[in-house]
RNA sequence: AGAGUUAGCUAGGCAAUCGCUGUAAAUAAUCUUGUAUUGUUUAUGGAGGAAAGUCCGGGCUCCAUAGGGCAAAGUGCCAGGUAACGCCUGGGGGGCGUGAGCCUACGGAAAGUGCAACAGAGAAUAAACCGCCGAAGUUAAGAAAUUAACUGGUAAGGGUGAAACGGUGCGGUAAGAGCGCACCGCGCAGAUGGCAACAUCUUGCGGCUAGGCAAACCCCACUUGGAGCAAGACCAAAUAGGAACCCAUUAGGCGUGGCCCGCGCUGGGUUCGGGUAGGUUGCUUGAGGCGUACGGUGACGUGCGUCCCAGAGGAAUGAUUGUCCACGACAGAACCCGGCUUACCGGCUGACUCUUACU
RNA sequence: CGGCGUGUAGCGCAGCCUGGUAGCGCACUGCUUUCGGGAAGCAGGGGUCGUAGGUUCAAAUCCUAUCACGCCGACCA
Numbered sequence: 001a002g003a004g005u006u007a008g009c010u011a012g013g014c015a016a017u018c019g020c021u022g023u024a025a026a027u028a029a030u031c032u033u034g035u036a037u038u039g040u041u042u043a044u045g046g047a048g049g050a051a052a053g054u055c056c057g058g059g060c061u062c063c064a065u066a067g068g069g070c071a072a073a074g075u076g077c078c079a080g081g082u083a084a085c086g087c088c089u090g091g092g093g094g095g096c097g098u099g100a101g102c103c104u105a106c107g108g109a110a111a112g113u114g115c116a117a118c119a120g121a122g123a124a125u126a127a128a129c130c131g132c133c134g135a136a137g138u139u140a141a142g143a144a145a146u147u148a149a150c151u152g153g154u155a156a157g158g159g160u161g162a163a164a165c166g167g168u169g170c171g172g173u174a175a176g177a178g179c180g181c182a183c184c185g186c187g188c189a190g191a192u193g194g195c196a197a198c199a200u201c202u203u204g205c206g207g208c209u210a211g212g213c214a215a216a217c218c219c220c221a222c223u224u225g226g227a228g229c230a231a232g233a234c235c236a237a238a239u240a241g242g243a244a245c246c247c248a249u250u251a252g253g254c255g256u257g258g259c260c261c262g263c264g265c266u267g268g269g270u271u272c273g274g275g276u277a278g279g280u281u282g283c284u285u286g287a288g289g290c291g292u293a294c295g296g297u298g299a300c301g302u303g304c305g306u307c308c309c310a311g312a313g314g315a316a317u318g319a320u321u322g323u324c325c326a327c328g329a330c331a332g333a334a335c336c337c338g339g340c341u342u343a344c345c346g347g348c349u350g351a352c353u354c355u356u357a358c359u
Numbered sequence: 360c361g362g363c364g365u366g367u368a369g370c371g372c373a374g375c376c377u378g379g380u381a382g383c384g385c386a387c388u389g390c391u392u393u394c395g396g397g398a399a400g401c402a403g404g405g406g407u408c409g410u411a412g413g414u415u416c417a418a419a420u421c422c423u424a425u426c427a428c429g430c431c432g433a434c435c436a
Stems, first nucleotide, its partner, number of pairs: 001355010012324007020046011031034001048330001052341002055339005060228004067261004072224005077091005092106001093104004107219002112217002114213002129158002131154003136151006166184006185208001186206004190201004232281004242272006252266004274435003288307008325328001360432007369385004379416001387403005409425005
């Protein structure tokens, strides 16, 4: 210098004017006399890294204080972090890359059941289509050697397939074959290291049996009660406090949204008709942010200091002007948090790797 | 805001759970029948299974992400 990896930050800036909206204080008017309503003034706050998808986990609220069993669903190497998680951190195995580094639904196929289209002789109790053999048996030919056919033997070779039941070599054999042996691979056991996953071996045993699919059923381990702020609580207003049908009548029904038990309550459901469709609350101080010290490889934890940072209800965060530049992407809170995923013009910083050149 | 469902031929649907050549009806094309048309009969064409990844030998089907469309949810009695 070029190419790249990774961890983070940022998301047009500044100024002026005019608005919108929350809060606090002061003040004026109104009548319903109040923590009221409307207005004015002053002060001050006002979208995001994803506010998104609603895919996970939790808080909060109601139904038992969420109870027992079955079913169902989810997760799935090990250890740790956390309120919790399917998230994160560290480690192990496997894969990719020259490397920094990246990816990984990664328990069990020796509990059982099941699946494998087409092709192929044969697809999981392996299998003789071509090929190879003619040791053994039978028959035929021949004087005999031998030859041919059959019964057969054979998984080394060919061919089919996504997949054909360890690999290479030597011995062995009629030809072959873990049939025997050596090496490699595999499984089990042991020892050593490690909390563990797992790794290692001048160790022992087994000739090898045990193929693939569990994002097929399933088994094992662990986890999960249901619903969601339109949850829920309070006030006000209003009435035809109605009608029809069905179920049930206590071994029932409802709360309860898989089923049974249990607990609580005692009628319930559907349709038609009627009424109100107003206000308050839940609502933002929180597993909060920032700084710092200490512990830890790290995720994170603990202590101290400091700050208050949207809270609407047709729904605010905008407009104009000036100026500067690198000319501005994806996108807009609606109960709140922790994650994941997806979208995104660019800019900046730290650490590291490879190649080339120079010292 | 919350909860749920559906995307397969021009239209309406099945197949998905339990993976193996994608089917049915209407519509379309040709032929037969008819003087001609309709109806009827026979034959035929037409599919990136919304999109993108993954699992698997193999995906419309199983898993994940994403896009589009649709439905439901106030209170009183």
Record summary:
Two RNAs folded together computationally: RNase P RNA and transfer RNA, 436 nucleotides in total. Its mean pLDDT, the model's own confidence on a scale to 100, is 79. Rfam match: Bacterial RNase P class A. Rfam classes the family as a ribozyme. Its family is annotated with dimeric ribonuclease P complex, ribonuclease P activity and tRNA processing in the Gene Ontology.